[in-house]
């Protein structure tokens, strides 16, 4: 110095060929039950999707510039 992946909620992660509300598990928080606590159940908050920028009626998803981790080459 080239390549390739990967960055979505506190975690771990999906999101199909651009449309329909951005969503699961797990933690969190409240309730039910329980002498209590755990475990069960119901409800519930909580993310603008790494930053910037363009295309497009519309972008998590297309394009370009960048950061950060990874792993390969020299």
């Nucleotide at each position: 110095g080239g390549g390739c992946g990967c960055u979505u909620a506190g975690c771990u992660c999906a999101g199909u060929u651009g449309g329909u509300u951005a969503g699961a598990g797990c933690a969190c928080c409240a309730g039910u039950a329980u002498c209590a606590c755990a475990c069960a159940c119901u409800g519930g908050g909580g993310g603008u999707c790494g930053g910037a920028g363009g295309u497009u009626c519309g972008a998590g998803c297309c394009c370009u510039c960048u950061a950060g981790c990874g792993c390969c080459c020299a």